[in-house]
Model confidence (mean pLDDT): 83 of 100. The RNA shown here (small-subunit ribosomal RNA) has 1508 nucleotides and comes from a metagenome.
RNA sequence: GCUGGCGGCAUGCUUAACACAUGCAAGUCGAACGAGAAAGAGGGGCAACUCUCGAGUAAAGUGGCGGACGGGUGAGUAAUACGUAGGAAUCUGCCCUCAAAUGGGGGAUAACCCGAGGAAACUCGGGCUAAUACCGCAUAAUCCUGAUCAUUUCGGUGAUCAGGCAAAGCAGAGGAUCAGUUGGGCAACUAACUGACUUUGUGUUUUUGGAUGAGCCUACGCCGGAUUAGCUAGUUGGUAGGGUAAUGGCCUACCAAGGCAACGAUCCGUAGCUGGUCUGAGAGGACGGCCAGCCACACUGGGACUGAGAUACGGCCCAGACUCCUACGGGAGGCAGCAGUGGGGAAUAUUGGACAAUGGGCGAAAGCCUGAUCCAGCGAUGCCGCGUGUGCGAUGAAGGCCUGCGGGUUGUAAAGCACUUUCAGUGGGGAAGAAAUACUCAAAGCUAAUACCUUUGAGGGUUGACGUUACCCAAAGAAGAAGCACCGGCUAACUCUGUGCCAGCAGCCGCGGUAAUACAGAGGGUGCAAGCGUUAAUCGGAGUUACUGGGCAUAAAGGGCGCGUAGGCGGAUAUUUAAGUCGGAUGUGAAAUCCCCGGGCUUAACCUGGGAAUUGCAUUCGAUACUGGAUGUCUAGAGUAUGGUAGAGGAAAGUGGAAUUCCCGGUGUAGUGGUAAAAUACGUAGAUAUCGGGAGGAACACCAGUGGCGAAGGCGGCUUUCUGGUCCAAUACUGACGCUGAGGCGCGAAAGCGUGGGGAUCAAACAGGAUUAGAUACCCUGGUAGUCCACGCUGUAAACGAUGAGAACUAGGUGUUCAGGCUACCUUUGGUAGUCCGAGUACCGUAGCUAAUGCGUUAAGUUCUCCGCCUGGGGAGUACGACCGCAAGGUUGAAACUUAAAAGAAUUGACGGGGGCUCGCACAAGCGGUGGAGCAUGUGGUUUAAUUCGAUGCAACGCGAAGAACCUUACCUACCUUUGAAAUCCCUGGAAUCCUUUAGAGAUAGAGGAGUGCCUUCGGGAACCAGGAGACAGGUACUGCAUGGCUGUCGUCAGCUCGUGUCGUGAGAUGUUUGGUUAAGUCCUGUAACGAGCGCAACCCUCAUCUUUAGUUGCUACCCCACUAACGUGGGGGCACUCUAAAGAGACUGCCGGUGAUAAGCCGGAGGAAGGCGGGGACGACGUCAAGUCAUCAUGGUCCUUACGGGUAGGGCUACACACGUGCUACAAUGGGAAGUACAGAGGGUUGCGAAAUCGCGAGAUGAAGCUAAUCCCACAAAACUUCUCGUAGUCCAGAUUGAAGUCUGCAACUCGACUUCAUGAAGUUGGAAUCGCUAGUAAUCGCGAAUCAGAAUGUCGCGGUGAAUACGUUCUCGGGCCUUGUACACACCGCCCGUCACACCAUGGGAGUGUAUUGUACCAGAAGUAGGUAGUUUAACCUGCCCAGCAAUGGGUGGGGGGACGCUUACCACGGUAUGAUCCAUGACUGGGGUGAAGUCGUAACAAGGU
Repeated sequence: GCUGGCGGCAUGCUUAACACAUGCAAGUCGAACGAGAAAGAGGGGCAACUCUCGAGUAAAGUGGCGGACGGGUGAGUAAUACGUAGGAAUCUGCCCUCAAAUGGGGGAUAACCCGAGGAAACUCGGGCUAAUACCGCAUAAUCCUGAUCAUUUCGGUGAUCAGGCAAAGCAGAGGAUCAGUUGGGCAACUAACUGACUUUGUGUUUUUGGAUGAGCCUACGCCGGAUUAGCUAGUUGGUAGGGUAAUGGCCUACCAAGGCAACGAUCCGUAGCUGGUCUGAGAGGACGGCCAGCCACACUGGGACUGAGAUACGGCCCAGACUCCUACGGGAGGCAGCAGUGGGGAAUAUUGGACAAUGGGCGAAAGCCUGAUCCAGCGAUGCCGCGUGUGCGAUGAAGGCCUGCGGGUUGUAAAGCACUUUCAGUGGGGAAGAAAUACUCAAAGCUAAUACCUUUGAGGGUUGACGUUACCCAAAGAAGAAGCACCGGCUAACUCUGUGCCAGCAGCCGCGGUAAUACAGAGGGUGCAAGCGUUAAUCGGAGUUACUGGGCAUAAAGGGCGCGUAGGCGGAUAUUUAAGUCGGAUGUGAAAUCCCCGGGCUUAACCUGGGAAUUGCAUUCGAUACUGGAUGUCUAGAGUAUGGUAGAGGAAAGUGGAAUUCCCGGUGUAGUGGUAAAAUACGUAGAUAUCGGGAGGAACACCAGUGGCGAAGGCGGCUUUCUGGUCCAAUACUGACGCUGAGGCGCGAAAGCGUGGGGAUCAAACAGGAUUAGAUACCCUGGUAGUCCACGCUGUAAACGAUGAGAACUAGGUGUUCAGGCUACCUUUGGUAGUCCGAGUACCGUAGCUAAUGCGUUAAGUUCUCCGCCUGGGGAGUACGACCGCAAGGUUGAAACUUAAAAGAAUUGACGGGGGCUCGCACAAGCGGUGGAGCAUGUGGUUUAAUUCGAUGCAACGCGAAGAACCUUACCUACCUUUGAAAUCCCUGGAAUCCUUUAGAGAUAGAGGAGUGCCUUCGGGAACCAGGAGACAGGUACUGCAUGGCUGUCGUCAGCUCGUGUCGUGAGAUGUUUGGUUAAGUCCUGUAACGAGCGCAACCCUCAUCUUUAGUUGCUACCCCACUAACGUGGGGGCACUCUAAAGAGACUGCCGGUGAUAAGCCGGAGGAAGGCGGGGACGACGUCAAGUCAUCAUGGUCCUUACGGGUAGGGCUACACACGUGCUACAAUGGGAAGUACAGAGGGUUGCGAAAUCGCGAGAUGAAGCUAAUCCCACAAAACUUCUCGUAGUCCAGAUUGAAGUCUGCAACUCGACUUCAUGAAGUUGGAAUCGCUAGUAAUCGCGAAUCAGAAUGUCGCGGUGAAUACGUUCUCGGGCCUUGUACACACCGCCCGUCACACCAUGGGAGUGUAUUGUACCAGAAGUAGGUAGUUUAACCUGCCCAGCAAUGGGUGGGGGGACGCUUACCACGGUAUGAUCCAUGACUGGGGUGAAGUCGUAACAAGGU
């Protein structure tokens, strides 16, 4: 938020300890005391009034007890708290218990009455009175105080003496005895009442012990911050005193100078603590609501009084804030009690009933009081239980939804039939919670007592808020009772419609841009269910804080290195101790909770009995292996001594040569220098070069070495002095002396800083020259700090082995340095070789480890000890604070905010201005072009009514289009049409069809005529035409990014994969890599691989040679005949040749030699028509480019439906300033022109090709033979060759353009065809940058044919003729393949990505300051109260002097004493104030950086050698 049937049991202001209206929440006792109404009822009375009852009641007062409990809240408090375990110096009302007592007096005072003041609250004065109120006196102790003595375990204990301290009564009963009062009686006497007395109960006082409660002390436990490191002056201790119930600096005086703290004091922040609750396997983590224990608080702060107990929630005083009343003078108040109100808030209930039960206060009791409590009400807030029906029911109804249209699903669900009635509702019945106290009787106790009283037993009346209770029964009726979330994955559950990066969703990943299982709705489904979902929060998962139980070479993380303090850890052995450790016992660990076994509510939740548990603490008794303590001993760790040893270990002093530079001098002349190339610069004033001399500073070539030394940084000529450490051998000695190491101290490259020197080289800054779009850079010429020395500072580095130190254990192999032993040899103060051992150092490697890479006795293996450090990325090693520093800066070191990744290692690709190998007309070597001109053609652009659409790097652009005048045609304009031009179905009519005519641009519309078919069962049917209605047609409309099919491209490149096996945690690898070789992943070889597939090759077609077969339309060597002047032609034989077209052969590295690895192969040769793939073609692997095509076709979805469909006419696609592509023709003499002469192939032809012949200059016309084609035709091939001409010119080149005249096709050549003739005769003289094709029958050049087609090629596809040049070679350009390498790329370099600037937003630092809060120090001030003091005022009780009264007891007055009260004062102190600091928070003009944000600017720093 949506929804909501019932019941049980729980629970309910988490925020403002904010403020509170109103009511209630603490009273009670007449058996402590004095006093004491009224209403009302009854009686009397005429009435006024009075009597009795009400009633010793209500209300109030004195007094007692209670009010300190119960109830609320969690502000404060990090310890005067709490928890656990202990302790000694204490008090304790009511209760229990022990002992003793309760005698005798006194003076007041409230209530009440009178008066006064005040608005009120209340107060004052006078008078009366009582007590269990108050005060003396007496008595009293095993009580308190003091003293003395004794004793002592030195803590106390005992005895004696002295002093001091008490009290209260009330109630019941009795009637033996006594007294008093009243009544009766003449009296004796008697009755009643009261008292004494007796007795009971209960109080009161003192005391003993207990119980309960409370106070105090100790130890341990108890949140975060070190960017809080020092805190403390009554502070720590002592002595004496005071004070308290009691110990104590609790307080005071004096003395001492202590006490706490890195095991975290002090300060800051936060917080009530616990039993327990939630979670978790546990260890832990979070929390402390209800219930229970403790604490603290009661408007805020302070204070005491009373009391057994308070520093007191519903008491008092003072101060303050706030609220209320007021007559303005003054007063009243405190819900964090129960309800309730306002406010705050996301949010939390009734101004209810009852004391019936349980408990509490008072009371002897009845009883009263009790918002404690028990109940009810409200809230699905939680837990638990129940219900909303059950069975049958297929035509699988209707409706909905989906659909492939067949059906499926909702769904036995509904309807219908049969049945049940929990719960709710109605009516009726009906427990338990109640036991008593009272009262009666009996017994016992008490007593003198059969009273009273107490106890027990029996009897017995009454008492229920809840409550219309729980529960039971009856009747009726399926009747009144289901929702919420979700359905892309995680996560159970799927379709349709709408929407179209919009609206929206989203816990994370991510959905949505026209086919959304993710948005919204619907149908269906899934889950839970009187709830469901969301949000917030805690633990878990998270072994991501790691005690259990993590890490640090490269992911975050080893301190730069050492010395060393505290601390931690520590060799062998013996004895002892018993702290740790282990075991037993005891006490405690409250109850509740959790767990187990039972019991009670119909069950459960819930309640309840018992047990277990409470893992802890304490005490005590034991054990003694290990750890610790003590004592002794030992030598294996460690160290010392003796003897050797290698070394750039360190410091200082001295010294050497080579080189650079500079200076001087000589020789010498024009350049030098520098670079990719240059220039700046130096040089004729003499450089560079060269020779000699000199100066000065710095660094030490060769040796030199994964060699040495040092803790690290680091150390390099030589000599000397001083000095540290290592290592080795053999003995001796000490006897655990050791390891690590927080803080601390020291060392610590380079750069930098300070002071003073020095200054040769090199060289930040700077200057100049280049480069560049720019170049504050890279390159060059110069050049200052600095580089060097001394002293001092700085204290950081990729200070790296990115690997802390020490110890032990765990295969080896190879090298090297140093010392020593042994053996051998030699050239013997020694050397060489081998070997062993010890110490270093480097490589490989087993086990093992590791995420992998890798490490591997020098561990990153297996263990131990100690230290340092890490906890996603960014913000940030930044800010603030502190410390250090002269400064630069260093050390320590956050947060807000932001983000789903950042990172490591390895894998496969891709890429590299990485490497290697290799191929290709890729370059090179050549030949010819394009780019310049004119024209043709296509495209862009522009134009237009339209210039239809598509194709756009290679891989669009003579492409779709193998051919736009109409048609085509899709475009535009105009005119028509709507079941449609064509399809299927239905109805009506008619055969169909043909002809003529009118209007119109035509489509179309109108009129007239001809015609009467075929089959038949006579109903009709088939085809066709016209009309009509609707289902439907139709669309070159959109989406090629929804698709099929087809195609292009890498690329005819040599690749792409699979099975099994093996390796790897895995992605993957291997195979497919290596060595050769090939055109080829072709083959061979090797090989953890062995095989296989798609590709390669071959099989297919064609060309080249031969054979066989066949012989017309082909051929004609030969034979015959005919014709011709001749060549030749024709005919008949013929099939040898050519040819045609079918079948075969042939070529395979087969043969020889060389080479290679004896292979594969390569090179050369022979033979052969052809030789190593013989030439050409077809054939295109896995895949890439969301490549192209919805306009070939097909097709999902969407859209149009009198239109985006259909028809017609005309126009357009042919436009034209311009740009580009592809071509043609040329620019000429290897040519143009003229004449002559020769040689092809492959095709096509009946709507056709069309011969001869004739005409025309020609295009062509006429003509018609032949040919359905090896027969006829198109059809003369051209270049070539021969001869002539032109003579380098805008020409006899070139042919555009234009004029005139024609031809042909076609319905029609205006827009807009081709061709012909004559005339005209433009640009163009070989083409800039750039760029294309081609390796042989190729390029170049020459013509011929075909498709399309009525006509219309410079295009396209074919055909043949003539016919070259060059290739050294693979450095470079482009593209491809294989291996390898780097990578921060994977949309894959057209990648990724950095910083400034600009804009928007966000949080944050600084900031003149400003404001709140908290707090320190110093001082002022000082309410109430307590304590002390005391001039003053005042005072009932007790004592007393004097006076008076009284017989006396005694009383009164007055004075004094004692003790008080008021006042004053001192000390302490709250609030308040002043001054000055500190801390936190908020805010602040301006300012700093940071973060975030689809398409901003500038560059290109990084990733490849990232182009330095």